[in-house]
Molecule: c-di-GMP-I riboswitch aptamer
Organism: Uliginosibacterium gangwonense
RNA sequence: AUCUGCAAAGGGCAAACCUACCGAAAGGUUGGGGCGCAAAAUCACCGGUCUAAGGAACUCGGCGUUUGCGGGUUCUAUGGCGGCGGGGUUGCCAGA
Numbered sequence: 001a002u003c004u005g006c007a008a009a010g011g012g013c014a015a016a017c018c019u020a021c022c023g024a025a026a027g028g029u030u031g032g033g034g035c036g037c038a039a040a041a042u043c044a045c046c047g048g049u050c051u052a053a054g055g056a057a058c059u060c061g062g063c064g065u066u067u068g069c070g071g072g073u074u075c076u077a078u079g080g081c082g083g084c085g086g087g088g089u090u091g092c093c094a095g096a
Stems, first nucleotide, its partner, number of pairs: 002096004012037002017032002020029003035083001041089003045086003048081003054076007062069002
């Protein structure tokens, strides 16, 4: 430096669920919890996927009437997910 993870040591992370808070939502953070994980460390770069506040198109007509307000449907990431696939970077122990 590369590859491998059957066993061991010291440790690490933390799914579901519950609490509090943030957020329009997806989701995130804190504490508890522990299903699992050798990259379950890190980077939204490619793909995938979730949401649709705002925006756009169409539509309805309750109010207003001037251009507006409001309801509905569809599209849309500028918002997310790394414990979904790929890729970049870094890294503990043991063995070859």